[in-house]
Context: one part of a larger RNA
RNA sequence: CGUUGGAUAUGUGAGAGGAGCUGCAUUUAGUACGAGAGGACCGAUGUGGACGGACCGCUGGUGUACCAGUUAUUGUGCCAACAGUACGCGCUGGGUAGCUAUGUCCGGAGGGGAUAACCGCUGAAAGCAUCUAAGUGGGAAGCCCUCCUUGAGAUGACGUAUCCCUCUGUUUGAAAGAACAGCUGAAGGGUCCUGGGAGAACACCAGGUUGAUAGGCUGGAAGUGUACGCAUGGUAACAUGUUGAGCUGACCAGUACUAAUAGCCCGUGAGG
Numbered sequence: 001c002g003u004u005g006g007a008u009a010u011g012u013g014a015g016a017g018g019a020g021c022u023g024c025a026u027u028u029a030g031u032a033c034g035a036g037a038g039g040a041c042c043g044a045u046g047u048g049g050a051c052g053g054a055c056c057g058c059u060g061g062u063g064u065a066c067c068a069g070u071u072a073u074u075g076u077g078c079c080a081a082c083a084g085u086a087c088g089c090g091c092u093g094g095g096u097a098g099c100u101a102u103g104u105c106c107g108g109a110g111g112g113g114a115u116a117a118c119c120g121c122u123g124a125a126a127g128c129a130u131c132u133a134a135g136u137g138g139g140a141a142g143c144c145c146u147c148c149u150u151g152a153g154a155u156g157a158c159g160u161a162u163c164c165c166u167c168u169g170u171u172u173g174a175a176a177g178a179a180c181a182g183c184u185g186a187a188g189g190g191u192c193c194u195g196g197g198a199g200a201a202c203a204c205c206a207g208g209u210u211g212a213u214a215g216g217c218u219g220g221a222a223g224u225g226u227a228c229g230c231a232u233g234g235u236a237a238c239a240u241g242u243u244g245a246g247c248u249g250a251c252c253a254g255u256a257c258u259a260a261u262a263g264c265c266c267g268u269g270a271g272g
Stems, first nucleotide, its partner, number of pairs: 001153001005164007015150004021049007033038001051107005059101004066094005071086006110146004118138004165271001167182006183269001188266004192208005213259003216255005222248003229242005
């Protein structure tokens, strides 16, 4: 921009893409078969491999500053306590959220239809025979559906529900109408702002005071592992008590304290 007024939801499904794999074991059954040796079809069940999708409860990884330890050095006047630097975390031990696989769950199936090779029924031409000529069955990991995703720009532009707009004047014209001026500006959408489950930009989604959207604060979870100070013991290093303490990014809630204020713009007037 189109879809013949505009808008918000929600459907239909033409079409497109994906998926489609397979081993082993048990049972049927040491049965059928076979002199024996050996040894099934059909059917039922279990468990794997590879591949694919999703997820983070479990097992782990990462987790650039969440916690602790620690070396050298510099600084905060000194002690103590801290901070900076040491390759873009100094090193070391852990680790929430998120992201992840080696972790977990799930998938191929099953069913229907039409068929291929092939196997049939009835059956003439051709008194027989013949699956075929008329007619009519069965039959594959393959084909079409069924499963997953997408999908009305499917210009053949679809359907359903709901919402919104029912002006005035002038000029011109035979009229339909057209142009201009004024009034009006709906439903709905956007700008802007707070953000993330979204994300390169855009888009999408959650919100914008009739508010829990983000930050802060409070509580909890979780991580680290017993803070500082003080007291006691020890010459001291240090230990013990206060103390599972203190600190804490992303997690879960609550709470308007802070910021989402106010406004502005688009979109019209009944529709080839």
Predicted 3D model of a 272-nucleotide part of an RNA (large-subunit ribosomal RNA, domain VI) from Salinispira sp. The coordinates come from a structure-prediction model, not an experiment, and the mean pLDDT is 89. The source organism's lineage runs through Bacteria, Pseudomonadati, Spirochaetia, Spirochaetales and Salinispira. Rfam family: Bacterial large subunit ribosomal RNA. The full RNA is in RNAcentral, with records from ENA.